[in-house]
RNA sequence: GCCCCUGUAGCUCAAUGGAUAGAGCGGGCGGUUUCUACCCGCCAGGUUGUGGGUUCGAGUCCUGCCAGGGGCG
Numbered sequence: 001g002c003c004c005c006u007g008u009a010g011c012u013c014a015a016u017g018g019a020u021a022g023a024g025c026g027g028g029c030g031g032u033u034u035c036u037a038c039c040c041g042c043c044a045g046g047u048u049g050u051g052g053g054u055u056c057g058a059g060u061c062c063u064g065c066c067a068g069g070g071g072c073g
Stems, first nucleotide, its partner, number of pairs: 001072007010025004018056001027043005049065005
């Protein structure tokens, strides 16, 4: 330098172009318990890397850039 993959909650990951972007773990509160843990219930937590574009509608499609990983030279 060229090519490919990935980027969504604190972490690991879902989400056919169409409902208010969800789950597990973690966090907070409560229940249970003599207390803790386990277990159960509830709650909070998101500029979907960033800037544009397409579309009635974009996490999803196209594209510039950024970051990480891999391959080739």
The RNA shown here (transfer RNA) has 73 nucleotides and comes from a Minisyncoccota bacterium. The organism belongs to Minisyncoccota, within Bacteria. It matches the Rfam family "tRNA". It is annotated as a transfer RNA. Rfam's curators write: Transfer RNA (tRNA) molecules are approximately 80 nucleotides in length. RNAcentral records the identical sequence in 2 taxa.